Model confidence (mean pLDDT): 87 of 100. Predicted 3D model of a 346-nucleotide part of an RNA (small-subunit ribosomal RNA, central domain) from an uncultured prokaryote.

Context: one part of a larger RNA
RNA sequence: UUGGGUUUAAAGGGUACGUAGGCGGUUUGAUAAGUCAGUGGUGAAAGUUUGCAGCUUAACUGUAAAAGUGCCAUUGAUACUGUCAAACUUGAGUAUUGUAGAGGCAGGCGGAAUUCCUCAUGUAGCGGUGAAAUGCAUAGAUACCAUAAAGAACACCAAUAGCGUAGGCAGCUUACUAGAGUGUUACUGACGCUGAGGCACGAAAGCGUGGGGAGCGAACAGGAUUAGAUACCCUGGUAGUCCACGCCGUAAACGAUGCUCACUCGUUGUUGGCGAUACACAGUCAGCGACCAAGCGAAAGCGUUAAGUGAGCCACCUGGGGAGUACGACCGCAAGGUUGAAACUC
Repeated sequence: UUGGGUUUAAAGGGUACGUAGGCGGUUUGAUAAGUCAGUGGUGAAAGUUUGCAGCUUAACUGUAAAAGUGCCAUUGAUACUGUCAAACUUGAGUAUUGUAGAGGCAGGCGGAAUUCCUCAUGUAGCGGUGAAAUGCAUAGAUACCAUAAAGAACACCAAUAGCGUAGGCAGCUUACUAGAGUGUUACUGACGCUGAGGCACGAAAGCGUGGGGAGCGAACAGGAUUAGAUACCCUGGUAGUCCACGCCGUAAACGAUGCUCACUCGUUGUUGGCGAUACACAGUCAGCGACCAAGCGAAAGCGUUAAGUGAGCCACCUGGGGAGUACGACCGCAAGGUUGAAACUC
C1' cells in the first nucleotide's frame, strides 16, 4: 500500500460548535475540465515476448514484428462528475399557535433533622460493640421541655418518569434566559452532512486567594481484634466537603456502542402534542422502556433507540511485557496533563 476491523477479544475522540478539506436533493440549458472514442506525433538502443534465420545443437547471435498500458496535439461524444446560468420544494431554516420539563443563571423564603449556647425537670449512668474498651458523666451527663444560633442537605411526592450536547440537573417562589417536540398554514430556496487543526464546556479529587465550618470525614491519635493489624470495628479528629473568584482538564467521562441520512415484520408499557371524543379508542409525530420476525454475531446477545442492509465524513486498532514509561516539545502555581518511542524479553 491492498485488505480487515473498533459492545465484551487491540481499537469510538469526554461532549458540543466550527475553519480547511471530503461528500452532497429535483429539473432545464450552456460549456467540455474530469470521463469516453478516433486520428497524428513521440515513447533511443540493448533488454522482454513472438515468428524466422546463423554457428552440428544449446547457451549465444542476427533479423522482423509485437509490446512499451505513457505523454503531447487534434477531431468528436455528452450519460455521469465538475463549472456557469435559470428554475423547483421534498432536505435545511424562519415565522406563527397552544404545550411539557429536577435545562441554565441570580435573588428571596420555608419546614424536618443534626450540633451547639442558655433555662427548667431529674439522677446515675450514658455511649458503643460480635463482645469490649478508649470516650462522656455527681463541676450533674444521657433522657425530656422551652428559647436562641449555625451550617449543610432537601424526606414523602418519586417513576422502567422528565430535562440537558456531554459533564449533569430535585424544597417553594420571583426575575432573566436557552433548547425541544406538536399542530396549522405562510415564507426563504440546497442555505446541507461530516469535520483534521482550532475554540468552548467538562464529575470527583486536587491547587491559589478570601470567607465559612453543623454533620460527615482522607491524614493523625487512642481503644479493640490479631501471631502481627501501619486494616476491617469503635471513640475522637485536621485538611476537605460549602460560598466567591481563578486554575486543573482527567474518570469504568459507559450504552465500555462516533455523527448524519435512507431502507427493513410485529406485540406491549409509558411521557408530550395532534386526532377523535361515548373518560371508550384503532390513528399519527417526537421521546423513554420491555419482548421478539428477518437479518447479523465467535457466542453472550443486538434487533426501526441495530451490533441488520447501504451511503458520506471523522477518530482509532495491528501480539504480550517493557509502557502510557523515557526523551523532547507544548500546557500547568504545583500535582500533573497532552503528544509518545526504543533497547531488551516471551